Record summary: The prediction has a mean pLDDT of 81. A computed fold for a 480-nucleotide part of an RNA from an uncultured Alphaproteobacteria bacterium, annotated as small-subunit ribosomal RNA, 3' major domain. The full RNA is in RNAcentral, with records from Greengenes. Rfam family: Bacterial small subunit ribosomal RNA.
Context: one part of a larger RNA
RNA sequence: UGACGGGGACCCGCACAAGCGGUGGAACAUGUGGUUUAAUUCGAGGCAACGCGAAGAACCUUACCAGGGUUUGACAUGCUCUCUUUGGAUUGCUGAAAGGCAGUCCUUCAGUUCGGCUGGGAGAUGCACAGGUGCUGCAUGGCUGUCGUCAGCUCGUGUCGUGAGAUGUUGGGUUAAGUCCCGCAACGAGCGCAACCCUCGUCCUCUGUUGCUAACAGGUCAAGCUGAGCACUCUGAGGAAACUGCCGGUGAUAAGCCGGAGGAAGGUGGGGAUGACGUCAAGUCCUCAUGGCCCUUACAUCCUGGGCUACGCACGUGUUACAAUGGCGAUGACAAUGGGUCGCUAACUCGCAAGAGUAUGCCAAUCUCAAAAAGUCGCCUCAGUUCAGAUUGUACUCUGCAACUCGAGUACAUGAAGUUGGAAUCGCUAGUAAUCGCGGAUCAGCACGCCGCGGUGAAUACGUUCCCGGGUCUUGUACA
Repeated sequence: UGACGGGGACCCGCACAAGCGGUGGAACAUGUGGUUUAAUUCGAGGCAACGCGAAGAACCUUACCAGGGUUUGACAUGCUCUCUUUGGAUUGCUGAAAGGCAGUCCUUCAGUUCGGCUGGGAGAUGCACAGGUGCUGCAUGGCUGUCGUCAGCUCGUGUCGUGAGAUGUUGGGUUAAGUCCCGCAACGAGCGCAACCCUCGUCCUCUGUUGCUAACAGGUCAAGCUGAGCACUCUGAGGAAACUGCCGGUGAUAAGCCGGAGGAAGGUGGGGAUGACGUCAAGUCCUCAUGGCCCUUACAUCCUGGGCUACGCACGUGUUACAAUGGCGAUGACAAUGGGUCGCUAACUCGCAAGAGUAUGCCAAUCUCAAAAAGUCGCCUCAGUUCAGAUUGUACUCUGCAACUCGAGUACAUGAAGUUGGAAUCGCUAGUAAUCGCGGAUCAGCACGCCGCGGUGAAUACGUUCCCGGGUCUUGUACA
């Protein structure tokens, strides 16, 4: 100087408390451990691994296993030699395929000194080499997590100290903040804080189709449907607006704090992006890059099939429930974000339905996905039920070369556990929790996961004694 203390003082945080809803019990989904297996590829491991890498394992992916092939190789460049037409379609045999063998058809380079000579291309052999998701994240770059959006971390000069170092950065107030004020052997500065950026909330100007419809006119079963208009809504560009600016109180006359006015908004207006010096030899050599080591007829590469989907069990994260604030039937309004040409598909017809057929519009403020759901009315009347839906049988639908291992969906039948969950434990302070549906990425198909969107919309916070984490000062130490 740090670190630590079941030392002290002060302060903060959904840290506790006050509340609301969960997890832990059930079934299922998903990840992990374990076990099993020819293989169940690999990584991630307290918080900060475990719906994580994976925004989608039937083949492919795929790295694993079994079997069948190839060896200058699936891919790149160069040297040597040969040929000079490359690309496409296709047949037969063999084979699980990869591949091997033998054919058919179409198309077909440029220049030229007419020499395969030059460029380009193909093939063969050999050589250089390719290749490796093989090892080392404790050799590394890059990227990321975490403390933590916590308020800290430092430097120059000066001063003090033999020195390590100190001072500044401590102190009195204040703040979300090393934020600001005052004081002070310090005076200044940098990285952080804040602001500048995006978005939501109010208004104004401009814009006026594909959007909108107040007035005028036409028109319909109905309808901005048509003329017309750009007022309004909205689109998307620019601007205005909030600064403790004003008033009162308080404070050291300061910084500020409390209350009020006006205002769409008030003291950081809400949300986002933004992550200092560093810590954890944290994570990643399987994104990529890369040193070293290792393999080179194999640890490379192609293919078929299997596996990653196994199942006595244990844990994490979720979904659905256990019901009446509900279930079922009927009814019928009101969103927002988004996606769409190898696509989204109206309308009509068929089917109980998943879906199918015909067909129309749209490269989309135009057409379409699209139906929002919670809401309202009726029945059920507390029961393992008109709760719950696992499991299983039968019949189908769709995607795809192919749904046996191992997809999703539909109909009928079946109708398991489950009556609110021990010890323990998690999230959340407002348009939040809870609850309700909708969209998207990945994607042929497959979502209870993830990322977004809007609808309805609470309760509680006395307070900081205690638990956890953090910050500042101080104290002890046999620790570094």